[in-house]
Molecule: Bacterial RNase P class A
Organism: Jidongwangia harbinensis
RNA sequence: CGAGUCGGCCGGGCGGUCGCGUCGGCGCCCCUGGUGGGCGUCGCCGAGGAACGUCCGGACUCCGCAGAGCAGGGUGGUUGUUAACGGCAACCCGGGGUGACCCGCGGGACAGUGCCACAGAAAACAGACCGCCGGCGCUCGCGCCGGUAAGGGUGAAACGGUGGGGUAAGAGCCCACCAGCACCCCGGGUGACCGGGGUGGCUCGGUAAACCCCACCCGGAGCAAGGCCAAGAAAGGCCGCCGCCGCGAGGUGGCGGCCGGCGCAGGCGUUCGAGGGCUGCUCGCCCGAGCCUGCGGGUAGGCCGCAAGAGCCUGUCGGCGACGGCAGGCCGAGAUGGAUGGCCGCCGCCGGUGGCCGCGAGGCCGCCGGUGACAGAAUCCGGCGUACAGGCCGACUCGUCCG
Numbered sequence: 001c002g003a004g005u006c007g008g009c010c011g012g013g014c015g016g017u018c019g020c021g022u023c024g025g026c027g028c029c030c031c032u033g034g035u036g037g038g039c040g041u042c043g044c045c046g047a048g049g050a051a052c053g054u055c056c057g058g059a060c061u062c063c064g065c066a067g068a069g070c071a072g073g074g075u076g077g078u079u080g081u082u083a084a085c086g087g088c089a090a091c092c093c094g095g096g097g098u099g100a101c102c103c104g105c106g107g108g109a110c111a112g113u114g115c116c117a118c119a120g121a122a123a124a125c126a127g128a129c130c131g132c133c134g135g136c137g138c139u140c141g142c143g144c145c146g147g148u149a150a151g152g153g154u155g156a157a158a159c160g161g162u163g164g165g166g167u168a169a170g171a172g173c174c175c176a177c178c179a180g181c182a183c184c185c186c187g188g189g190u191g192a193c194c195g196g197g198g199u200g201g202c203u204c205g206g207u208a209a210a211c212c213c214c215a216c217c218c219g220g221a222g223c224a225a226g227g228c229c230a231a232g233a234a235a236g237g238c239c240g241c242c243g244c245c246g247c248g249a250g251g252u253g254g255c256g257g258c259c260g261g262c263g264c265a266g267g268c269g270u271u272c273g274a275g276g277g278c279u280g281c282u283c284g285c286c287c288g289a290g291c292c293u294g295c296g297g298g299u300a301g302g303c304c305g306c307a308a309g310a311g312c313c314u315g316u317c318g319g320c321g322a323c324g325g326c327a328g329g330c331c332g333a334g335a336u337g338g339a340u341g342g343c344c345g346c347c348g349c350c351g352g353u354g355g356c357c358g359c360g361a362g363g364c365c366g367c368c369g370g371u372g373a374c375a376g377a378a379u380c381c382g383g384c385g386u387a388c389a390g391g392c393c394g395a396c397u398c399g400u401c402c403g
Stems, first nucleotide, its partner, number of pairs: 001399010012347007020046002023043008031034001048374001052385002055383005060222004067283004072218005077091005092106001093104004107213002112211002114207003129152002131148008160178006179203001181200008226304004236259010262296007275287003311330008348371010
């Protein structure tokens, strides 16, 4: 210099101005007079690396702290890590790459069942299409019967490979070596596994993201979880629209809608028990006097949950690492039709262009234009996956050249 591999980070900065949301202070005002509301003003804070998809795991909440069996779902090399996980780390095994490194949906196919397209004779208790060998027949180059998995051909895959013996021709039929499998022994490792030796039958196809088997894990629903608020009998509360009064919050009247509570009718039932609780089924257990359907007549409003947490930053220690311990510091959105935005200036960055300097890579000074992506909180957290204009940094590998 060229070609690559892996990892990390940013995703504009500063100032001014106008506006929006939560919270706090102050002032004025309103009412049903309190942790209330309205307006003005000042101040703090105000989206992301993925806030996204909602795929996995948890926190939290409620249901009976959740019984047994079946069914169902999930995970799948080992050891760690963690609140937990299907995440992550290191390692093992297999595959790819010259290499840095990358990929693996990586338990079991002698428990059983199923399937294996096309081609091919045959696709799994194997099997004779051509060929080879033996026998028989005749019209003399063919037919029939038998043997043969060595050779050809088909296929993703054809029942070990090479050589020798053997044979009518052949074949693990026999032998040597190699590969593979099972069992035993020795050594190393926490382990997956690795290295070495021996024995054996001589050899066994693939597929479990097919059923299935094995081991381990899983109760269900989810912040619309869940809790609270006010009146007491047809009480009370909330919302919208319109008229009048007030600058306005508001007051008052009317109309309409909604919730709470209430009423009517029918059916079933009170120990021979309706119905409910765990929600797919069965059994067991518990509660139990009301329950179901229809109608008047229709499934509100506000507050909490709700942001100090498996939290973030810095340093240090332990560990190869994921991660963990300790010390110090920090407080960083909380909406509910849903705020987090617009404009201007400067800087930075990018593109184009002109001038100067330099052998060159390039540098300096102007002018013009742009500042673009993916996207956006809604109970919170840990992951994974996916999207992304532009840019920065580090480590490593291979090749070529120079010293």